[in-house]
Context: one part of a larger RNA
């Protein structure tokens, strides 16, 4: 020097990405307790006081003779003394310290996210992820839809639309805008297109036969060609689908550009024009989203790329891939303050261990 502990002058976060770690707080009784709030909470808010021993006094509870009552019972009522317990008040005592050890909340303020309790990467992630109650849409009339299985069969369900299945959102409050052009889904006795199959006009191959030519009379070459077999095959017929027509957004999704204009300037309520299916409404906004950016202003600090409040020029928020709020909750994340401390200025000493030398 290392590991685990203990103590520490003065200072008290100056340490550090960050109070990580440590320290502080702590039980019980009494007093007291804010903003906010879904009136339940927040709350043990915060912040104070008490706490041991001896003794006096008065009190409360229990037990408890005598006594009393009657319904005469292992009855009931009931109090003195004694004993036990409790809380109160007065006086006194000791120590630095009285929940004297152990065990045993640090607190407050502001913000993000998620409502909450819960669940999760067994063994690097516990979260803002998943779930959730609630909300909405779609399917399903029962031999249900849906799922497993080749099937039989089973689950759904010994249930029956206040039921079951799927999808999205995610308590609650206030809301949830425009677009059906694309994609999906739904509807639709018309029309177009359309497969196998049916149908089979017709065409080809093969040749029994026949004709012609040549012949060494054995045959050879060429033409036509029935039946059968076989190859191809038009018209016609032929479902869903697609096209077509319409609907549908808490379906997948999408939600513009340029130019000009007001009596300083600036800006543009206003006008023009192009395109589109329609051009982003309410709300929020440098945000878990903002590149430029440490935007600008205000607050907090002596000093603040973080934080809080605003502004809006939203590179590239936005309404159930929900928008904006929100009490309570959180081993969540960010910022600040008090208390407290060896985190630090800056290190020291001690205890135990491990290590080193010798044995």
């Nucleotide at each position: 020097a290392c590991c685990a502990c203990g103590u520490u002058a003065a200072g008290g976060a100056a340490u550090u990405c960050g109070g990580c770690a440590a320290a502080u707080u702590a039980g019980c009784c009494c007093c007291g307790u804010a903003u906010c709030u879904u009136c339940g909470g927040a709350a043990g808010a915060a912040g104070g006081g008490g706490u041991c021993c001896u003794u006096g006094c008065a009190c409360g509870g229990g037990u408890g003779a005598a006594g009393g009552a009657c319904u005469u019972g292992c009855u009931c009522c009931g109090u003195a003394a004694g004993c036990c317990c409790g809380a109160g008040u007065g006086a006194g005592g000791c120590g630095c310290a009285g929940u004297g050890a152990a065990a045993g909340g640090g607190u407050c303020c502001g913000g993000g996210c998620g409502a909450c309790u819960g669940u999760u990467u067994a063994c690097c992630a516990a979260a803002a992820a998943c779930a959730c109650a609630g909300c909405a849409c779609u399917c399903u009339g029962c031999u249900a839809a849906c799922u497993c299985g080749c099937a039989a069969g089973a689950g759904g369900a010994u249930g029956u639309a206040u039921a079951g299945a799927g999808u999205g959102u995610g308590a609650c409050a206030c809301g949830u805008g425009a677009c059906c052009a694309a994609u999906g889904c739904c509807a639709a006795a018309a029309g177009g297109u359309u497969a196998a199959g049916g149908a089979g006009a017709g065409a080809g191959g093969u040749u029994a036969u026949u004709c012609c030519g040549c012949u060494u009379c054995g045959g050879c070459g060429g033409g036509a060609g029935a039946a059968g077999c076989u190859u191809c095959g038009a018209c016609c017929u032929g479902a869903a689908g697609c096209c077509c027509u319409g609907g549908u957004g808490a379906a997948u999704g999408u939600c513009g550009g340029c130019c000009g204009u007001a009596a300083c300037u600036a800006u543009a309520a206003c006008g023009g024009u192009c395109c589109u299916a329609a051009g982003g409404u309410a709300g929020c906004g440098a945000a878990a989203u903002u590149c430029c950016u440490u935007g600008u202003c205000g607050g907090g600090u002596a000093a603040g790329u973080u934080c809080c409040g605003a502004c809006c020029c939203g590179c590239a928020c936005g309404a159930a891939u929900c928008g904006u709020g929100u009490a309570a909750c959180g081993a969540u994340c960010c910022g600040g303050a008090c208390a407290c401390u060896g985190u630090c200025u800056c290190a020291a000493c001690g205890u135990g261990g491990a290590u080193c030398u010798c044995g």
This is a predicted structure of a 359-nucleotide part of an RNA (large-subunit ribosomal RNA, domain IV) from Kiritimatiella glycovorans. The coordinates come from a structure-prediction model, not an experiment, and the mean pLDDT is 88. It matches the Rfam family "Bacterial large subunit ribosomal RNA". Taxonomically the source falls in Kiritimatiella (Bacteria, Pseudomonadati, Kiritimatiellota, Kiritimatiellales). The full RNA is in RNAcentral, with records from ENA and SILVA.